């Protein structure tokens, strides 16, 4: 310089047009226990990487910006 892929919670990730975005791990509170840990049970945490744009309707599609990762030269 061209090409393809990824950006979603603190961290790993699901979710491919339709009511209120999922789990685990972590956090935090109770509860158990003499006490921590483990176990149970709740809980709180999301501008879905910024913009534009199609739709009634976007995390999801398209197009542009930035970051990251391969590939070709």
């Nucleotide at each position: 310089g061209c090409c393809u892929c990824c950006u979603u919670a603190g961290c790993u990730c699901a979710g491919u047009g339709g009511u209120a975005g999922c789990a685990g791990c972590g956090c935090u509170u109770g509860c158990c226990u003499a006490g921590u840990a483990a176990g149970c049970a709740a809980g709180a945490g999301g501008u879905c990487a910024g913009g534009u744009g199609u739709u009634c309707g976007a995390a999801u599609c398209a197009c542009u910006u930035a970051g990251g990762a391969g590939g070709c030269a």

This is a predicted structure of a 73-nucleotide RNA (transfer RNA) from Entophlyctis helioformis. Rfam family: tRNA. By type it is a transfer RNA. The RNAcentral record of the sequence draws on ENA.